[in-house]
RNA sequence: CGGGAGGGCCGGGCGGCCGCGGCGGGCAUUGUCCCGUCGAGGAAAGUCCGGGCUCCGCAGGGCAGGGUGGUGGGUAACGCCCACCGGCCGCAAGGCCAGGGAAAGUGCCACAGAGAACAGACCGCCGAUGGCCUUCGGGCACAGGCAAGGGUGAAACGGUGGGGUAAGAGCCCACCGCCGGCUCUGGUAACAGGCCGGGCACGGCAAACCCCACCCGGAGAAAGGCCAAAUAGGCAGGGACGGCUCUUCGGGGCCACGAGGUGGUCCGCCUCGUUUGACCUGUGGGUAGGCCGUUCGAGCCUGUCGGCAACGACAGGCCUAGAUGAAUGGUCGCAAGCCCUCCCCUCGGGGAGGGGACAGAACCCGGCUUACAGGCCCUUCCGGACC
Repeated sequence: CGGGAGGGCCGGGCGGCCGCGGCGGGCAUUGUCCCGUCGAGGAAAGUCCGGGCUCCGCAGGGCAGGGUGGUGGGUAACGCCCACCGGCCGCAAGGCCAGGGAAAGUGCCACAGAGAACAGACCGCCGAUGGCCUUCGGGCACAGGCAAGGGUGAAACGGUGGGGUAAGAGCCCACCGCCGGCUCUGGUAACAGGCCGGGCACGGCAAACCCCACCCGGAGAAAGGCCAAAUAGGCAGGGACGGCUCUUCGGGGCCACGAGGUGGUCCGCCUCGUUUGACCUGUGGGUAGGCCGUUCGAGCCUGUCGGCAACGACAGGCCUAGAUGAAUGGUCGCAAGCCCUCCCCUCGGGGAGGGGACAGAACCCGGCUUACAGGCCCUUCCGGACC
C1' cells in the first nucleotide's frame, strides 16, 4: 500500500422567528396567560420466541396437537447469549450446522447405467481337462470362473499396499476406515487418546412419515378496574322422564337428568337449573363521558472485584415521552464533516455545483430477524514493497 475477518460508535451541529404535549411553579390579571424543565429508535419495524402484569378456569390427570434437540454455564425465562466438543467451508483471521435415532417399522433416490441396498455383467480378464487350428512358440472358442480394471451416474456394497490365484475377490496380511468392549489416561461433561477383539450387517435422505428425550392452561391493554350517567333485568323461539325423604310448610338433603366453566377431546371437579326454568339462538333498547392501568424499571451510567466469556457482586451517581384521532414541528440562515463532478494550483491546498440513509412510541421488558446514504474507532489475517 492492497485485499479480507471480528467487534463497537455516530447517523447531524449552531443561531433567529413562529408553533405544540407532559410535569412543576406564578399571578393586581384564571387567560387558548407567564416562567422553568423534559419530550421518539438502533432498529420505535416484523408480531417470530420468552416473560412481567391483568383476567378466566378447582387451576388435576390422559389423549391428540405444538416446540426444542451435542456438553457445560449465563439468565426471570427462552427457540436467546457464552465457552467448549463434533462435522463442514476457508491459505488464514474466522464462518456455518434443523448437531438424538437409518440394527423398531414404512417410504424415496429422477435420468443414465448391467446394477441404486443384502444389487449387478455393457466394454472386459481367465479359460485347466475335453474340442478345433498350428510354423509346435502358441492361437481360437464352448462349458465354467471373476467383479480387481474401464464405462454410466450426485452416489456403485470399504480404501492403499502386498501376498495368493488360471484370472480375481477381506480369500489372507499390514495400516486406515467400520462395529463391539475396557474399574486404562486426560476432561465436570460432550468427547479425545490408548489398548483388546472382530474380516466386518447393507449407502444416502428423518428440514420424509416415524421412534426417543425434555418442555407447553388460555386470553390479552380494545387486558382489566373505578366513578358518573342513561335505559327495556325488554321481546320471540328452543330448553332438562323427574323421583325419594325431612319439614317450623319458608325450605333443606339425596338420586337422576340438563346446562355452563378462556385452544381441541375424554375423565374428574366446581357452579347453576329441572316449567317460579339454568342455559342456547335471534332481535331490540341504553351508554361510547371521566379517571386508573400509564411508566421507578429483571432500569441506565461509572468504577472495583470474580469469571476464558456470557454475566454476577459491591460502591457511587442519574430519572430521561406518556399522547388518546393521537404532541415533540415548520421556516430561514451559517459554517462544519463526508461523497461525486468540474475548474485553478501542483508537497499541499483553494473555489463552484450537486447529494444526506432506514425510518415515528401507544402496557412494559429480555432476545431474534429484517432495513440502513455516509462516516469514525479498536483488534486481527493474507499478499506486495521499503528500511
Molecule: Bacterial RNase P class A
Organism: Planctomycetota bacterium